Context: one part of a larger RNA
RNA sequence: UUCUAGCCAAGGAACUCGGCAAAAUGUCCCCGUAACUUCGGGAUAAGGGGAGCCUUCCGAGAAUAGCCCCUCGCGGGUGAAGGUAGGGAGGCCGCAGAGAAUCGGCCCAGGCGACUGUUUACUAAAAACACAGGACUCUGCUAAGUCGAUGAGACGAUGUAUAGGGUCUGACACCUGCCCGGUGCCGGAAAGUUAAAGGGAGGGGUUAGCUUCGGCGAAGCUCUGAACUGAAGCUCCGGUAAACGGCGGCCGUAACUAUAACGGUCCUAAGGUAGCGAAAUUCCUUGUCGGGUAAGUUCCGACCUGCACGAAUGGUGUAACGAUCUGGGCACUGUCUCGGCUAGAAGCUCG
Numbered sequence: 001u002u003c004u005a006g007c008c009a010a011g012g013a014a015c016u017c018g019g020c021a022a023a024a025u026g027u028c029c030c031c032g033u034a035a036c037u038u039c040g041g042g043a044u045a046a047g048g049g050g051a052g053c054c055u056u057c058c059g060a061g062a063a064u065a066g067c068c069c070c071u072c073g074c075g076g077g078u079g080a081a082g083g084u085a086g087g088g089a090g091g092c093c094g095c096a097g098a099g100a101a102u103c104g105g106c107c108c109a110g111g112c113g114a115c116u117g118u119u120u121a122c123u124a125a126a127a128a129c130a131c132a133g134g135a136c137u138c139u140g141c142u143a144a145g146u147c148g149a150u151g152a153g154a155c156g157a158u159g160u161a162u163a164g165g166g167u168c169u170g171a172c173a174c175c176u177g178c179c180c181g182g183u184g185c186c187g188g189a190a191a192g193u194u195a196a197a198g199g200g201a202g203g204g205g206u207u208a209g210c211u212u213c214g215g216c217g218a219a220g221c222u223c224u225g226a227a228c229u230g231a232a233g234c235u236c237c238g239g240u241a242a243a244c245g246g247c248g249g250c251c252g253u254a255a256c257u258a259u260a261a262c263g264g265u266c267c268u269a270a271g272g273u274a275g276c277g278a279a280a281u282u283c284c285u286u287g288u289c290g291g292g293u294a295a296g297u298u299c300c301g302a303c304c305u306g307c308a309c310g311a312a313u314g315g316u317g318u319a320a321c322g323a324u325c326u327g328g329g330c331a332c333u334g335u336c337u338c339g340g341c342u343a344g345a346a347g348c349u350c351g
Base pairs, nucleotide, nucleotide: 001346002345003344004343005342006341007340008339010337011336014335019332027051028050029049030048031047036041038171052092053091054090055089056088057087058086066078067077068076069075093097105330106329107328108327109326110325111324112322113321117129118128133169134168135167136166137165138164139163145155146154147153172317173316174315175314177247178246179245182244183243184240185239186238187237188236191235192234193233197229198228202224203223204222205221206220209216210215248266249265250264251263252262275309276306287303288302289301290300291299
């Protein structure tokens, strides 16, 4: 000097990103206990008091002796004395009586997630995942879906739409607005387009034959091949957003000013409703005002100018819950002012 423990005057978070760590609380009995609430909780809320030993007094319940009854037994009824649990009064000792050890710190406010659970085996336990509940969609049974290089077969299920699969949301309460133009899905079948295939007009090659000797050219074989017929799909016509998704701009206007209920205009499929809002979302920004502090980039309550919230990629609330995150307070302390001491271990020297 370091580590592991123990103690400390006065102060008590001044430390620090942050009370990290430590201290404090702690058991049982009695009293007492708020907001809020889904009436269950919150709650061991909070906050108080008591606890050892001796003497003395009171003293249950249960069981027993005795007595009574009997179906007779390890039965039923009644029930002392004594003792016990417990309680009252007086006293004794110590710094200290839950004398050691084990053994919650508490309160206020907010964010997120309802909750108990699950997770990155070895840096993340969470606001992530799951969840009960909600919704959409597929599936009529050889079900849909899944596994099986394609198969047999199996799961689904010895189930049958109150069932099973997929997707999204995520208790509960109040709600969940507008847009189907694009993409997807579902339905439709008139028309357009369209493959193989059918079809075979026409054309080329070859040559019997004919010939004016230039050519023409049947049948067959062969190469090619137009019209026409021709499904789904696509185009097209509808529906569908708890499907993927989307949800405007400019100008003017009221008798102070300011603002604009109002008007005009352009564009769009439709122009963001309720609710919330400098937010886990706000760049400017430490926005502005209020609260808390002597002093507050954090925090809480408002405002709304939402760079760039917004309704099951759910919106807004919410009691309870959380080794969650944020701010404040009480208690407590060597975290600190500011360091000191003690014990053990390591470090150093010698062997």

A computed fold for a 351-nucleotide part of an RNA from Minwuia thermotolerans, annotated as large-subunit ribosomal RNA, domain IV. Its Rfam family is "Bacterial large subunit ribosomal RNA".